Predicted 3D model of a 696-nucleotide part of an RNA (large-subunit ribosomal RNA, domain II) from a termite gut metagenome. Rfam family: Bacterial large subunit ribosomal RNA.
Context: one part of a larger RNA
RNA sequence: GCCUACGAGUUACUCAUCACUGGCGAGGUUAAGUACUUCAAGGUACGUCAGCCGAAGCGAAAGCGAAUCUGAACAGGGUGUUUAGUCAGUGGUGGUAGACGCGAAACCUUAGUGAUCUACCCAUGUGCAGGUUGAAGGUUUGGUAACACAAACUGGAGGACCGAACCGAUAAGCGUUGAAAAGCUUCCGGAUGACAUGUGGGUAGGGGUGAAAGGCCAAUCAAACUGGGAAAUAGCUCGUACUCUCCGAAAUGCAUUUAGGUGCAGCCUCUGUUUUAGUGUAUAAGAGGUAGAGCUACUGAUUGGAUGCGAGGGCUUCACCGCCUAUCAAAUCCGGCCAAACUCCGAAUGCUUAUACAUGUUUACAGGGAGUGAGCCCACGGGUGCUAAGGUCCGUGGACGAAAGAGGAAGAACUCAGCCCAUCAGCUAAGGUCCCCAAUUGUAUCCUGAGUUGACAACGGAACGCGGUGUAACUGCCUUGACAGCUGGUAUGUUGGCUUGGAAGCAGCCAUUCAUUUAACGAGUGCGUAACAGCUCACCAGUCGAGUGGUUCUGCAUGGAUAAUACUCGGGCAUAAGGAUACAACCGAAGCUAUGGACUCAUGAUUAAUUUCAUGAGUGGUAGGAGAGCAUUCCAUUGCAGCGUCGAAGCCAUAUCGUGAGAUAUAGUGGAGCGGAUGGAAAAGCAAAUGUAGGC
Numbered sequence: 001g002c003c004u005a006c007g008a009g010u011u012a013c014u015c016a017u018c019a020c021u022g023g024c025g026a027g028g029u030u031a032a033g034u035a036c037u038u039c040a041a042g043g044u045a046c047g048u049c050a051g052c053c054g055a056a057g058c059g060a061a062a063g064c065g066a067a068u069c070u071g072a073a074c075a076g077g078g079u080g081u082u083u084a085g086u087c088a089g090u091g092g093u094g095g096u097a098g099a100c101g102c103g104a105a106a107c108c109u110u111a112g113u114g115a116u117c118u119a120c121c122c123a124u125g126u127g128c129a130g131g132u133u134g135a136a137g138g139u140u141u142g143g144u145a146a147c148a149c150a151a152a153c154u155g156g157a158g159g160a161c162c163g164a165a166c167c168g169a170u171a172a173g174c175g176u177u178g179a180a181a182a183g184c185u186u187c188c189g190g191a192u193g194a195c196a197u198g199u200g201g202g203u204a205g206g207g208g209u210g211a212a213a214g215g216c217c218a219a220u221c222a223a224a225c226u227g228g229g230a231a232a233u234a235g236c237u238c239g240u241a242c243u244c245u246c247c248g249a250a251a252u253g254c255a256u257u258u259a260g261g262u263g264c265a266g267c268c269u270c271u272g273u274u275u276u277a278g279u280g281u282a283u284a285a286g287a288g289g290u291a292g293a294g295c296u297a298c299u300g301a302u303u304g305g306a307u308g309c310g311a312g313g314g315c316u317u318c319a320c321c322g323c324c325u326a327u328c329a330a331a332u333c334c335g336g337c338c339a340a341a342c343u344c345c346g347a348a349u350g351c352u353u354a355u356a357c358a359u360g361u362u363u364a365c366a367g368g369g370a371g372u373g374a375g376c377c378c379a380c381g382g383g384u385g386c387u388a389a390g391g392u393c394c395g396u397g398g399a400c401g402a403a404a405g406a407g408g409a410a411g412a413a414c415u416c417a418g419c420c421c422a423u424c425a426g427c428u429a430a431g432g433u434c435c436c437c438a439a440u441u442g443u444a445u446c447c448u449g450a451g452u453u454g455a456c457a458a459c460g461g462a463a464c465g466c467g468g469u470g471u472a473a474c475u476g477c478c479u480u481g482a483c484a485g486c487u488g489g490u491a492u493g494u495u496g497g498c499u500u501g502g503a504a505g506c507a508g509c510c511a512u513u514c515a516u517u518u519a520a521c522g523a524g525u526g527c528g529u530a531a532c533a534g535c536u537c538a539c540c541a542g543u544c545g546a547g548u549g550g551u552u553c554u555g556c557a558u559g560g561a562u563a564a565u566a567c568u569c570g571g572g573c574a575u576a577a578g579g580a581u582a583c584a585a586c587c588g589a590a591g592c593u594a595u596g597g598a599c600u601c602a603u604g605a606u607u608a609a610u611u612u613c614a615u616g617a618g619u620g621g622u623a624g625g626a627g628a629g630c631a632u633u634c635c636a637u638u639g640c641a642g643c644g645u646c647g648a649a650g651c652c653a654u655a656u657c658g659u660g661a662g663a664u665a666u667a668g669u670g671g672a673g674c675g676g677a678u679g680g681a682a683a684a685g686c687a688a689a690u691g692u693a694g695g696c
Stems, first nucleotide, its partner, number of pairs: 001696006011097003015094010027053003033046005057064002067079004100239002103236001107229003111226003119203009128193001130162003133158001137154006166190003171186004205221001207217003242629006252265005266372002268369006277362001278359009292345001293343002299339002303335005310328002312325004375400001377398008405416003420597004425593003431587003434572003440584001442583006464559002468556003472552006485543005491516003496510003522537001526535002598619008630685001632682007640675001642674002650669002653666005
């Protein structure tokens, strides 16, 4: 992991409440028990002058009573009165019980078991190869007045030294479903001691023992193990078993020692009752201060100019006064401008009311049963944040949640569209039509040349740059010859004046930058020289022979262009199959239609019937509510005059029936019991619980 078996809303209660069914009904009903009776479950009678519920309430009570309490009250107010209950059965739910199942860590116990492991202690034993060092003391000699002291020898001390056994465990490697629930290898520490160890004994769980690590107390220790309280409790996690049909949520508000729980409300469902509601559109009438706008209409903010109260500074004066100003500046005027907590103004939408039309119960109320109370994305209006976030907090709408199908290469939420079933029928939506891939290599007119581009609604691309190219407009020059090219000219006063070492068109400054000769020729456009020279341009002539310049709007392209593993518009191919405009055709979904069928509801008709028919509407669905069924085991009833060794159950195969759970028939296998119908009762359905047991 698979298979088989087992495995979770049960049972009790004179409990509560609601619904349905039945009995009796202003009443209803017996309990324990007794008697009689039945094959049995049981039945009948009594138990009744019990008890319980109801028929009257109000008040704390006395008490009064369709009233009563409060109160001085004949006031006001509170609670009542205008009638239906009760007993039993079945079902839903609640309560009390373990209460759907499994699951703690823990707590308690005047209940026990443990010191054969280990900690410490007591008693009594045992063990420590070999080697080294050489304390005190002693002896002898020297030495002293005597000691002291010195040397040699002797001696054999030590939590002394080296190092086996023994005890330990420093480092690394191996081992890590191990050879081993702590080991192996090599290295390493102690090794006469606070040493190691044998045997016997002692200390016990809030207790022991501890050279102290919360260590150890039998592979268990911040309170051992076993039994018991005990099915502790678990607002937590996991699991919770057959089918079909109808409806179908919520992730919000308030409160909470509350925030992943719960209560009430909201939203769902079922039953009942009532009502003219509810919704949409149009018209009419309203309230309002948002968007916008505006501000000499307020409160504030704010820029330029004019004027300049006042202030600063300067001058002057004994002081006052006075004069001036490249300063600040109130107020006013002219223009500009801002505001969620500004408003002289002011929409759309929404809201309220009325009327009409449409729709046709979608509305409201009461009661039974819930679930939900983690939401999330998109668009729009906002707060917060950085006008950051797949951020966060509100509002309105839509989706997902609980929604399949088509498109989007792929994708909860985007676009289209809401899946009862069948069909080798048709039409469309979004989106597409060269191939992958269904449908145009469609028609017409243009554009793009970047192939590192484009092809997307979005999944990227800005400022800025740019003689890429198209369209449109305005405009200069041009057969009296333009633009470009080529040939030639480009002079004189003069080296203008000044400056300067020099300044001659060309370092710099000045200028009435003039004049002359000319076809034209600047007191000079650039290169150049120390300065000249030299080259060139403007300008002119010739040659040539038709267009050539400038500005602006705009289309497409272009640089800007940077992300972490190679590449790609989804890919390939292709150059339109890219971009723009217009048109036509086609494809394309579970949408719509067609044909057949199933079921639900409403209405009408019909029926013994919820029976049948017609018409219309409908049939996605999680949590959840409601309805109808299938199967399993057992029991009762049954003239099913049931089945069975002429083959039961079970197994297996096929066929048929049923929307389905499932059912039936036949063949085989099997070898002894088993069904149908109608009711009843449950140990009544498994894929999951790191489920339990067995097998593989």